[in-house]
RNA sequence: GGGGGUGUAGCUCAGUUGGUUAGAGCGCCAGCCUGUCACGCUGGAGGCCGCCGGUUCGAGUCCGGUCACCCUCGCCA
Numbered sequence: 001g002g003g004g005g006u007g008u009a010g011c012u013c014a015g016u017u018g019g020u021u022a023g024a025g026c027g028c029c030a031g032c033c034u035g036u037c038a039c040g041c042u043g044g045a046g047g048c049c050g051c052c053g054g055u056u057c058g059a060g061u062c063c064g065g066u067c068a069c070c071c072u073c074g075c076c077a
Stems, first nucleotide, its partner, number of pairs: 001073007010026004019057001028044005050066005
């Protein structure tokens, strides 16, 4: 350098044919429960969907560019 894959909450991951408000588990916070902790129960906070642009009435999803990481092929030495 060529090809392929991944990027969504603090972490691990879903997200259907583009459609109204983006979700789960764990974690975190508060309350309940308990002699205390853990477990359990209830509620809550937390998101530029890597970044920029485009298409569209409408984009996490489609298109172009770009960044990071992973796999693979190749080049120089």
Molecule: transfer RNA
Organism: Pirellulales bacterium